Annotation:
RNAcentral holds the sequence, with entries from Rfam. Predicted 3D model of a 73-nucleotide RNA (transfer RNA) from Camelus ferus.
RNA sequence: CGGGGUAUAGCUCAAAUGGUAGAGCGCAUGCCUGGCACGCAUGAGGUCUUGGGUUCAAUCCCCAGUACCUCCU
Numbered sequence: 001c002g003g004g005g006u007a008u009a010g011c012u013c014a015a016a017u018g019g020u021a022g023a024g025c026g027c028a029u030g031c032c033u034g035g036c037a038c039g040c041a042u043g044a045g046g047u048c049u050u051g052g053g054u055u056c057a058a059u060c061c062c063c064a065g066u067a068c069c070u071c072c073u
Base pairs, nucleotide, nucleotide: 002071003070004069005068006067007066010025011024012023013022019056027043028042029041030040031039049065050064051063052062053061
């Protein structure tokens, strides 16, 4: 140089093969307690890696790029 893979919430990861995304942990509030922890309930938190294209509609399809991992030389 070339091939393949990954990129989604603060962290670890799902999901749907086109119709606006969830879990666990963490965080906040309330209950509980003399207080903390545990437990229970509720809630917040996402331009789905970037740009462009296709489409009525793109996290998903196509092209190119970036970062990381890996294979080959």
Source information:
Taxonomically the source falls in Camelus (Eukaryota, Euteleostomi, Amniota, Tylopoda). It matches the Rfam family "tRNA". By type it is a transfer RNA. The prediction has a mean pLDDT of 80.